Notes:
The RNA shown here (Bacterial RNase P class A) has 336 nucleotides and comes from an uncultured Armatimonadetes bacterium. It was read from a public genome assembly, where an Rfam model found it. The prediction has a mean pLDDT of 79.
């Protein structure tokens, strides 16, 4: 200097003028206005893909069905998330990816080609012509261990060496696993096919759910203590009195709460490889309701022109992003 790779940050700032929303305060003519102070969209607010908090269903009990996850150990309120490892794969490497339990419980699939796809002989090799072979060739995505040497009539783990798988034992590790030794034992693939195993899962959702005001008109029939109703489906259990259908009337309006102090932010220290946790200190940082933050000027800087706007809240994942900055690591080239 070039190319890569992992991580972090910004995506506007300061001052002034006017204009918005909330909270608090003051004043007034207290219905309602005026003034002051403070605060006021994101790293993704997005997608609604996961997990929760919270609310309601009178317990949310048991079982089945159904669904989700799937290596190990940790973190967390929890997760399909995160961290650290193991194994496998890609890359020269830094690093990246993994739908990563089980094929010896069972069922199933692999067209065509090929002799044959849980088994066999088309070409071929040998032959004492009785037969022997599965090594070579061919077909295929896949042909029942691989390479080499010896042996054999020719071949074959038939024997040996190395490698792979499998089994047994030992050592290390919490563990997934790794290493070592011995043993010719060689016992396909697919479960992102059905299935088996382990773990988890009640339902619905802020348009949840409460309170106040306003309005109205009931009538008929059926079921029910031999059990109504009881929030995905079915059964059991529990509870214990209302429920269902038809005709008809009113409302489908207004206001308040829920609504922002929270598994919260920031900082020192401690523990931990880390994710993260703990003690202490400090701060309050949007709550609109057809839905608030905009316009202008100046200055500095100079990247401000990207993606893009909260609606109960939070932890993740995924997707989008003009331009710019910082840190760590890898490889290559040149020079010293």
């Nucleotide at each position: 200097g070039a190319a890569g790779u992992g991580g972090g940050c910004c995506g506007g700032g300061u001052g002034g003028u006017c204009g918005c929303a909330a909270a608090g305060g003051c004043u007034g003519u207290u219905u309602c206005a005026g003034c002051c102070u403070u605060u006021g969209a994101g790293g993704a607010a997005a997608g609604u893909c996961c997990g929760g908090g919270c609310u309601c269903c009178g317990c949310a009990g048991g079982g089945c069905a159904c669904g989700a996850u799937g290596c190990u150990c940790g973190c967390u309120a929890a997760c399909g998330g995160c961290g650290a490892g193991g194994c496998g794969g890609g890359g020269c490497g830094a690093c990246c990816c993994g739908a990563c339990g089980g094929a010896a419980a069972g069922u199933g699939c692999a067209a065509c080609a090929g002799a044959a796809a849980g088994a066999u002989a088309c070409c071929g090799c040998c032959u004492u012509c009785g037969g022997g072979c599965a090594a070579g060739g061919g077909u295929g995505a896949a042909a029942u261990g691989g390479u080499g040497c010896g042996g054999u009539a020719a071949g074959g783990g038939c024997g040996c060496a190395c490698c792979g798988g499998c089994g047994u034992g030992g050592u290390g590790g919490c563990g997934a696993c790794a290493c070592c030794a011995c043993g010719g034992c060689c016992c396909g693939g697919c479960a992102a096919a059905c299935c088996c195993c382990a773990u988890c899962g009640g339902g619905a959702g802020c348009a949840a759910g409460g309170c106040c005001c306003a309005a109205c008109a009931g009538g008929g029939g059926g079921a029910g203590u031999u059990g109504a109703c009881g929030c995905u489906g079915c059964c059991c259990g529990c509870c214990g009195a209302u429920c269902c259908c038809c005709c008809g009337g009113g409302u489908a309006g207004g206001g308040c709460c829920g609504c922002u102090u929270g598994a919260g932010g920031c900082g020192u220290c401690c523990g931990g490889c880390a994710a993260c946790g703990g003690c202490c200190g400090u701060c309050c940082c949007a709550g609109a309701g057809a839905g608030a933050u905009g316009a202008c000027c100046a200055c500095a800087c100079a990247a401000a022109c990207a993606c893009a706007g909260a609606a109960c809240c939070c932890g993740g994942c995924u997707u989008a992003c003009a331009g710019g900055c910082c840190c760590g690591c890898u490889u290559c080239a040149a020079c010293u």